[in-house]
Context: one part of a larger RNA
RNA sequence: UGACGGGGGCCCGCACAAGCGGAGGAACAUGUGGUUUAAUUCGAUGAUACGCGCGGAACCUUACCCGGGCUUGAAUUGCGUUUGACCGGUAGUGAAAGCUAUCUUUCGCAAGACAAGCGCAAAGGUGCUGCAUGGUUGUCGUCAGCUCGUGCCGUGAGGUGUCGGCUUAAGUGCCAUAACGAGCGCAACCCUUGUCGAUAGUUGCCAGCGGGUCAAGCCGGGGACUCUAUUGAGACUGCCACCGUAAGGUGCGAGGAAGGGGGGGAUGACGUCAAAUCAGCACGGCCCUUACGUCCGGGGCGACACACGUGUUACAAUGGUAGGUACAGAGGGGAGCUAUUAUGUGAAUAAAUGCGAAUCUCAAAAACCUAUCUCAGUUCGGAUUGGAGUCUGCAACUCGACUCCAUGAAGCUGGAUUCGCUAGUAAUCGCGCAUCAGCCAUGGCGCGGUGAAUACGUUCCCGGGCCUUGUACA
Numbered sequence: 001u002g003a004c005g006g007g008g009g010c011c012c013g014c015a016c017a018a019g020c021g022g023a024g025g026a027a028c029a030u031g032u033g034g035u036u037u038a039a040u041u042c043g044a045u046g047a048u049a050c051g052c053g054c055g056g057a058a059c060c061u062u063a064c065c066c067g068g069g070c071u072u073g074a075a076u077u078g079c080g081u082u083u084g085a086c087c088g089g090u091a092g093u094g095a096a097a098g099c100u101a102u103c104u105u106u107c108g109c110a111a112g113a114c115a116a117g118c119g120c121a122a123a124g125g126u127g128c129u130g131c132a133u134g135g136u137u138g139u140c141g142u143c144a145g146c147u148c149g150u151g152c153c154g155u156g157a158g159g160u161g162u163c164g165g166c167u168u169a170a171g172u173g174c175c176a177u178a179a180c181g182a183g184c185g186c187a188a189c190c191c192u193u194g195u196c197g198a199u200a201g202u203u204g205c206c207a208g209c210g211g212g213u214c215a216a217g218c219c220g221g222g223g224a225c226u227c228u229a230u231u232g233a234g235a236c237u238g239c240c241a242c243c244g245u246a247a248g249g250u251g252c253g254a255g256g257a258a259g260g261g262g263g264g265g266a267u268g269a270c271g272u273c274a275a276a277u278c279a280g281c282a283c284g285g286c287c288c289u290u291a292c293g294u295c296c297g298g299g300g301c302g303a304c305a306c307a308c309g310u311g312u313u314a315c316a317a318u319g320g321u322a323g324g325u326a327c328a329g330a331g332g333g334g335a336g337c338u339a340u341u342a343u344g345u346g347a348a349u350a351a352a353u354g355c356g357a358a359u360c361u362c363a364a365a366a367a368c369c370u371a372u373c374u375c376a377g378u379u380c381g382g383a384u385u386g387g388a389g390u391c392u393g394c395a396a397c398u399c400g401a402c403u404c405c406a407u408g409a410a411g412c413u414g415g416a417u418u419c420g421c422u423a424g425u426a427a428u429c430g431c432g433c434a435u436c437a438g439c440c441a442u443g444g445c446g447c448g449g450u451g452a453a454u455a456c457g458u459u460c461c462c463g464g465g466c467c468u469u470g471u472a473c474a
Base pairs, nucleotide, nucleotide: 001474002473003471004470005469007468008467009466010465011464012463013462015458016457019421020420021419022418023417026313027312028311029310030309031308032307033306034304035303042053043052064299065298066297067296068295069294070293077121078120079119080118081117082116083115084114088103089102090101091100092099093098107112124288125287127286128285129284133282134281135277136276137275138273140271145184146183147182148181149180150179151160152159153158164175165174166173190265191264192263193262195233196232197231198230199229200228201227205222206221209220210219211218236259239253240251241250242249243248302440315414319373320372321371322370323369324368325367331362332361333360336355337354340351341350342349343348380411385406386405387404388403389402390401391400427450428449429448430447431446432445433444
């Protein structure tokens, strides 16, 4: 100087407390361990691995296993040499890759171009090392810290500044002060949302006017309103009262759409964990080179006594079922989204129309109204299994989703323990997107609808910040 203490002081955080809803019990989905296997490819392992890399494993992917092939090679560059086109077709064999045979065609005056064979140099490696590395990332932590120049102090390591009092979300400020300044962080500048104005009015809108319909901005028209998208205004403790030297704090004070950081996002200091990644990529070294490279068929990554994590669906009446009636936002759409009509119980199919879309389309559910069920393992719950189908795709056996009929398991609110959340939040309800032929999505990322309870407080648990103290630690 740090680190640590079941030392002290001050302070903060869904850290506890106060509440609401979960996990832990059940079934299933998914990831992991283990076991098994010819292979179950590899990585990630307290917090900071485990719906993670994977934002899509039937083939492909694919790295793994078995089998069949190739060896200048599947792809790329160059040199030498030989041949002639190339491309393409056919036959045999084969699981395919390939191998064998054969047909057609014949650029250019030339140089040459192109292709194939052979030889060579270079290839290729998801092989090893993340403890050789770059780049990127997690974490402490959006915590308030981390430093420097000059000066001063100390023999020196170092200290001071950065401490103290008050204050703040903040090393944010004010005052004090052997320190005076400065940098990286904080804040602000950026995006979005909440209010208003100006400009603009189509594909959006419809107040007033005219027309029109079973109905409908449907038509003429209009720019008022909504909205769209560009540009401005607006919030600053600015005003008032009180407290305070000041910074600042308090106020069911004013005005205001908004009040003291308005809400949300992006933004992550010096560093820590030899943290993660050589399998995104790049790269040093080592290793393989008729194989640790490469092509293909099939299998595996999907196994299953079991253990754990994360989820979905439930155990019902604040509910289930049937019928009826409403209301979103943000997105997607051409090998696409599909209105409408017809057929089918249905998944869908057939015809057909609009739309590269503020124009057409995908397209809501909880809610509300009516009826029924009457507390049961049930009209709860839907696993599992049998049968029949639809769709995608060369191909659904291993191993897809969906539909219909039948079947109708566990489960009656979950031990110790443990997680999330402070407001348009939790809870609950559906919708969209990426990936994608299809889909194992209950995942991920977004969007809106409905919409709570509670916070006395900081004694305690956990993590963190500042000061101080002890130390046999560095």
Molecule: small-subunit ribosomal RNA, 3' major domain
Organism: uncultured Bacteroidales bacterium